Predicted 3D model of a 73-nucleotide RNA (transfer RNA) from an Oligoflexia bacterium. Taxonomically the source falls in Oligoflexia (Bacteria, Pseudomonadati, Bdellovibrionota). The sequence was found in a public genome assembly.

[in-house]
RNA sequence: GGGCGCUUAGCUCAGUUGGUAGAGCACCACAAUGGCAUUGUGGGGGUCAGCGGUUCGACCCCGCUAGCGUCCA
Repeated sequence: GGGCGCUUAGCUCAGUUGGUAGAGCACCACAAUGGCAUUGUGGGGGUCAGCGGUUCGACCCCGCUAGCGUCCA
């Protein structure tokens, strides 16, 4: 320098032929216990890596950029 893949909640990861985003763990509150642990119920938290484009509408399609991984040189 080039090819391919990945980037979504604090962490690990899903996600629908394009129709206004979820799980587990973690966090907060409440209940059960004398307390802790634990269990149950409820709740908060996301500009979907960034910028542009296509579209009535983009996490999803296209281009560029950045970071990470891998292969080739």

Source information: Its Rfam family is "tRNA". It is annotated as a transfer RNA. Its mean pLDDT, the model's own confidence on a scale to 100, is 81.